[in-house]
Source information
SAM riboswitch aptamer (S box leader) from a soil metagenome, 113 nucleotides, folded computationally. The sequence is in RNAcentral, with records from MGnify. Of the family's consensus pairs, 91% are formed in the model.

RNA sequence: CUUAUCGAGAGUGGCUGAGGGACUGGCCCGACGACGCCACGGCAACCGCGCGAGCUGCACCGCCCGCGGUCAGGUGCCAAAUCCUGCCCCCGCCGUCGCGGGGGGGAGAUGAG
Numbered sequence: 001c002u003u004a005u006c007g008a009g010a011g012u013g014g015c016u017g018a019g020g021g022a023c024u025g026g027c028c029c030g031a032c033g034a035c036g037c038c039a040c041g042g043c044a045a046c047c048g049c050g051c052g053a054g055c056u057g058c059a060c061c062g063c064c065c066g067c068g069g070u071c072a073g074g075u076g077c078c079a080a081a082u083c084c085u086g087c088c089c090c091c092g093c094c095g096u097c098g099c100g101g102g103g104g105g106g107a108g109a110u111g112a113g
Base pairs, nucleotide, nucleotide: 001113002112003111004110005109006108011040012039013038014037015036019029020028021027023086025084026083041078042077043076046074047073048071049068050067051066052065054063055062082107087104088103089102090101091100092099093098
């Protein structure tokens, strides 16, 4: 950089000791010990793996779709929707401000390439 997904799911113990939830504004978590690290456990099914359909005249390979299983396999994840939000458009309420709902986008995270 490209692409897919992001309202589901899954925590105990030990160490440490003050901030943490990416950023903004909110709102939360946190000395009844958060965050982080380690150990063990778990979730999930992106990749690997198995089966089947499709494309390529057949097969192999490859691509793509679906299904399955969860393995001493490679990652990931285990507060809150990615916690909400930010930019644009539409709808409703309200004279404005603003509030609520919907769609798209941006940013971010993770996998694969």